The RNA shown here (Bacterial large signal recognition particle RNA) has 266 nucleotides and comes from a Thermoleophilia bacterium.
RNA sequence: CCGUGCUAGGCGGGGAGCUAGCGGUGCCCUGUACCCGCAAUCCGCUGCAGCGGGGCUGAAUCCCCGCCCGAGGGGUCGGCUCGGAGGCACGGGCUCGGGCAAUGCGGCGUCGAUGGCGAGGUCCCAUUCGGUGGGCGACCGUGAACCAGGUCAGGUCCGGAAGGAAGCAGCCUUAAGCGGACCCGCUCACGCGCAGUGGGGCGACCUCGCCGGAGCUGGCGGCCCGGGAUCCACCUCCCGGUCGUAUCUCGACGGCGGGUGCACGG
Numbered sequence: 001c002c003g004u005g006c007u008a009g010g011c012g013g014g015g016a017g018c019u020a021g022c023g024g025u026g027c028c029c030u031g032u033a034c035c036c037g038c039a040a041u042c043c044g045c046u047g048c049a050g051c052g053g054g055g056c057u058g059a060a061u062c063c064c065c066g067c068c069c070g071a072g073g074g075g076u077c078g079g080c081u082c083g084g085a086g087g088c089a090c091g092g093g094c095u096c097g098g099g100c101a102a103u104g105c106g107g108c109g110u111c112g113a114u115g116g117c118g119a120g121g122u123c124c125c126a127u128u129c130g131g132u133g134g135g136c137g138a139c140c141g142u143g144a145a146c147c148a149g150g151u152c153a154g155g156u157c158c159g160g161a162a163g164g165a166a167g168c169a170g171c172c173u174u175a176a177g178c179g180g181a182c183c184c185g186c187u188c189a190c191g192c193g194c195a196g197u198g199g200g201g202c203g204a205c206c207u208c209g210c211c212g213g214a215g216c217u218g219g220c221g222g223c224c225c226g227g228g229a230u231c232c233a234c235c236u237c238c239c240g241g242u243c244g245u246a247u248c249u250c251g252a253c254g255g256c257g258g259g260u261g262c263a264c265g266g
Base pairs, nucleotide, nucleotide: 001266002265003264004263005262006261009057010056011055012030013029014028015027020046021045022044023043024042034054035053036052037051038050063259064258065257066256067255068254072250073249074248075247076246077244078243079242080241081240083238084237085236086235087234089230091232092231094228095227096226097225098224099223100222104220105219106217107216108215115211116210117209118208119207120206121205122204123200124199125198126197127196128195129193130192131190132189133188134187135186136185137184139180140179141178142177148173149172150171151170156165157164158163
């Protein structure tokens, strides 16, 4: 150096997460890397690293180490931003109250403003009328075994007679009472009246008349003060998203360099 048979090793790795810690199942990246069983309020471990069973390969393209590159992930920081909780009255908007201003807008005003004078009304008292309601009367009906009236058959009584008397039933009428009706009269009352009369009051408001001749009015807007609410903004905190030539960290794939056996035969 060649051949044969073996062995260590290999047959994927990494990130976040979970965990006291590690590996795995699940997620993501890389990219192709045997099979079966197990695993999330989980499985297996306490360390060259899933556990158990089977298979293939095998000292190098394949195993091990170092450096480089760097997909991708994570932490911190910064920018922007969705959402949530709390605060604030500094600012804007909303809203409530008070005040100022008549060179903003509007309304009233020569068909006469503010102002002045007068009368009337709104208000109070009395009263009239009406209305409504109650009561009474009047009206209608009914209404008395006897103790209401009239007439009183029959019968009774007095009388010699003429005649007379009381009087039940019936009929007629009526009292109290009961019922009806609401037209009329009287009376009482009133949460009644665009009604009338008399008196009072007259601060305010309204109407009208007279004088006089140009203003009056805070409705909107403006300014000032105070309150409310929390729509925006602002402040604090929390959970996310996204971006970053920021910074730290892990790091697949790939590249380069180095390293690693045993036995037999030629």
Rfam family: Bacterial large signal recognition particle RNA. It is annotated as a non-coding RNA gene. Gene Ontology terms of the family: signal recognition particle, plasma membrane targeting and SRP-dependent cotranslational protein targeting to membrane, signal sequence recognition.
The coordinates come from a structure-prediction model, not an experiment, and the mean pLDDT is 79.
The sequence was found by an Rfam model in a public genome assembly.